[in-house]
Context: one part of a larger RNA
């Protein structure tokens, strides 16, 4: 010097990103006492107090014997165990004598809760959850959904049957969940438009055979082959017409106005509709350490309030909320070597010598 322990006068968080670490507290008793708020269950071991080991005077009651009585009550004794009891007593530094063994309180945020998670850097506000809502599935010739494979068989779902199964979002409970269907999806409709395969009306070329008439070149007719042209008709999608947001999503400017100020009101442009109730410098606010109040001698912190919301906002849920949390932030009491500022002792290393 390092690690692990132990002690420390006075102060008591001045340390530090932060009370990190340490210290304080602690068990027991059918003891006393216990607030706000609350979903009336809890909160609560809330908080805050008291007692105790050993010896002893004294004593109620239990059990039991006897007396007495109609029978209890009552009176007089006895044994054992376990208690109560006092401003009592003795010893000690110390009596819950060692070990073991909660620090408490307040406010806010988030998540309701118990639970789950990154085996080996993240335990959380993330996941899940009960509850809520939406979508989808009619099924023994085997539903929707899933596994399987070239295709199938087969399997799960389910020895289930729409109060079931599958999928999606939100996330207990309380109070609520506004406006928009123009865009994107999804669902429904089928009057009209477009339209594939198909269809083969029609057009044209060439060619085999036969026939006709002839100027014996050509041509025409009939019947076949090959190619070419491709009318009418013709499904879904799409166009079209409706619906649908707890589907994906979206939810405005400018000018002016009640003497000043504010802007109920008015004008105008655009839009599918222009953010409603709530909440709000927020885990969301750039400017910003916003203004004010409280907390402190002193606060970019925290709590409350205001609202001018760069860029809050309603199941991408909004806002409150008792209980709960090895969650995050702030404060108070107690406590302490965290600190003022270090000292001493022990053990093991290191070091020196052998």
């Nucleotide at each position: 010097c390092a690690a692990u322990c132990a002690u420390a006068a006075a102060g008591g968080a001045a340390c530090u990103c932060g009370g990190c670490a340490a210290a304080c507290u602690a068990a027991c008793u059918a003891c006393c006492g216990u607030a706000a708020a609350u979903u009336c269950g809890g909160g609560a071991u809330a908080a805050g107090g008291a007692g105790a080991g050993c010896u002893c005077a004294u004593u109620a009651g239990u059990c039991u014997u006897g007396a007495a009585u109609a029978a209890u009550a009552u009176c007089a004794g006895g044994u054992a165990a376990a208690a109560a009891g006092g401003a009592a007593g003795a010893a000690g530094c110390a009596u819950a004598a060692a070990a073991u063994a909660g620090u408490g309180u307040u406010g806010u945020a988030c998540g309701c809760c118990u639970g789950u998670u990154u085996a080996a850097u993240u335990a959380a506000a993330a996941c899940a959850c009960a509850g809520c809502a939406c979508u989808u599935c009619g099924c023994u010739a085997a539903a929707a959904g899933a596994u399987g494979a070239a295709a199938a068989a087969a399997u799960c779902u389910a020895a289930g049957u729409a109060u079931u199964g599958a999928g999606u979002g939100u996330g207990a409970u309380g109070u609520c969940u506004g406006c928009c269907c123009g865009a994107u999806c999804c669902c429904g409709g089928c009057a009209g438009g477009u339209u594939a395969a198909c269809g083969g009306a029609u057009u044209a070329a060439u060619u085999g055979a036969a026939u006709u008439a002839u100027u014996c070149a050509a041509a025409a007719u009939u019947u076949g082959g090959u190619u070419u042209u491709g009318a009418a008709g013709g499904a879904a999608c799409c166009c079209c017409c409706g619906g649908u947001u707890a589907a994906u999503g979206g939810c405005g400017g400018c000018c002016u106005u009640a003497a000043c100020g504010u802007g109920a009101g008015g004008g105008u442009c655009c839009u599918a509709a222009g953010c409603u109730a709530g909440c709000g410098a927020a885990a969301u606010g750039c400017c910003u350490u916003g203004g004010c109040c409280g907390u402190u001698c002193a606060a970019u912190g925290c709590g409350g309030u205001c609202u001018u919301g760069c860029a809050u906002g309603a199941a991408u849920g909004a806002u409150g909320u008792a209980a709960c949390g090895a969650u995050a932030c702030a404060a108070c009491a107690g406590c302490u070597g965290u600190c003022u500022a270090u000292c001493u002792g022990a053990u093991u290393g290191a070091c020196u010598c052998a």
Molecule: large-subunit ribosomal RNA, domain IV
Organism: Plectosphaerella sp.